[in-house]
RNA sequence: GGAGCCGGCCAGGCGGCCGCGCCGUCAUGCACGGUGAGGAACGUCCGGACUCCUCAGGGCAGGGUGCUGGGUAACCCCCAGACGUGGUGACACGUGGCAAGCGCAACAGAGAGCAGACCGCCCGGUUCGUCCGGGUAAGGGUGAAACGGUGAGGUAAGAGCUCACCAGCGCGACGGGUGACCGUCGCGGCUAGGCAUGCCCCACCCGGAGCAAGGCCACGCAGGGAUCCGGUUGCCCGCCGAACGAUCCCGGGUAGGCCGCACGAGGCGUCGGGCGACCGACGUCCCAGAUAGAUGGUCGCCACCCACCGUCCGCGGUGGGGACAGAAUCCGGCGUACCGGCCGACUCCUCCC
Numbered sequence: 001g002g003a004g005c006c007g008g009c010c011a012g013g014c015g016g017c018c019g020c021g022c023c024g025u026c027a028u029g030c031a032c033g034g035u036g037a038g039g040a041a042c043g044u045c046c047g048g049a050c051u052c053c054u055c056a057g058g059g060c061a062g063g064g065u066g067c068u069g070g071g072u073a074a075c076c077c078c079c080a081g082a083c084g085u086g087g088u089g090a091c092a093c094g095u096g097g098c099a100a101g102c103g104c105a106a107c108a109g110a111g112a113g114c115a116g117a118c119c120g121c122c123c124g125g126u127u128c129g130u131c132c133g134g135g136u137a138a139g140g141g142u143g144a145a146a147c148g149g150u151g152a153g154g155u156a157a158g159a160g161c162u163c164a165c166c167a168g169c170g171c172g173a174c175g176g177g178u179g180a181c182c183g184u185c186g187c188g189g190c191u192a193g194g195c196a197u198g199c200c201c202c203a204c205c206c207g208g209a210g211c212a213a214g215g216c217c218a219c220g221c222a223g224g225g226a227u228c229c230g231g232u233u234g235c236c237c238g239c240c241g242a243a244c245g246a247u248c249c250c251g252g253g254u255a256g257g258c259c260g261c262a263c264g265a266g267g268c269g270u271c272g273g274g275c276g277a278c279c280g281a282c283g284u285c286c287c288a289g290a291u292a293g294a295u296g297g298u299c300g301c302c303a304c305c306c307a308c309c310g311u312c313c314g315c316g317g318u319g320g321g322g323a324c325a326g327a328a329u330c331c332g333g334c335g336u337a338c339c340g341g342c343c344g345a346c347u348c349c350u351c352c353c
Base pairs, nucleotide, nucleotide: 001349002348003347004346006344007343008342009341010340012302013301014300015299016298017297018296020036021035022034023033024032025031026029038324042335043334045333046332047331048330049329050210051209052208053207057237058236059235060234062206063205064204065203066202067081068080069079070078071077082095083094084093085092086091096201097200101199102198103195104194118140119139120136121135122134123133124132125131148166149165150164151163152162153161167191169188170187171186172185173184174183175182176181214259215258216257217256223250224249225248226247227246228245229241230240231239266285267284268283269282270281271280272279273278304321305320306319307318308317309316310315
């Protein structure tokens, strides 16, 4: 200098004038003070907090997760690690079980899960044409993939048929590790392909609904019918309640105001612990709360980026630009969108000293 890989941050600022929402103050004024959109506010894919429902107790169905150990309120999240795959590498991705059962896989091929004989090799018969019968799966062929690999022995020819070594699998012992796993040794029969994001099996977890939750006040009216059960996914059992009741259907009236509503698993700083996610202590701050839904308009200056010109290399001038996008109960994640810029760690290649 080039090419990569991983992570973090910013997302304009100041002032004048005018104009909005909320909170507070009082001297009640067109007053004063404070404050006012995001890193994703988007998606609604997860997890919760909170609120309500007399079962949330049990079972079936259904759903979720899936290596190990940690973090967290919790999670399909985050951190660290193990194994596997890809990459020169930094790194990235994946993760229970296929010897429990069932199922699926075009074409080619003899044969694609205990399959298989086309060519070939060997033996016997032979009408001597190569035909018939038997053995074989080492060689060749087909295919993405052909039921371990190399070598030797053995055989009619061959085959883990036998043996040596290797890989894999199973069993056992020892060592390391909290663990997933790793290493070493011994024995064994020789070897059991792919898909579980096919059904399935195993382990663990799961009551339901959702701020239009749920309360309070005001206003308003008109009831009628049916059923016997109702109890917040479905079914069963249990439990609770019930006829002055409950549920359902048809019809009528009301839609106003207040609370919930922002002090939080909160932000920031410092110190300590931890590889890390994160945790603890101390200090400090209050930073939207609307309800046809505020956070704006204008002027000036500055900052950032780009292009051009000039340069005393300090900088100056002119022009242009700014994405994705807007709170509505709140928070922790994940996913998606994104103009321009900044910072840091690491890997590889090349060159110079």
Molecule: Bacterial RNase P class A
Organism: Nitriliruptoraceae bacterium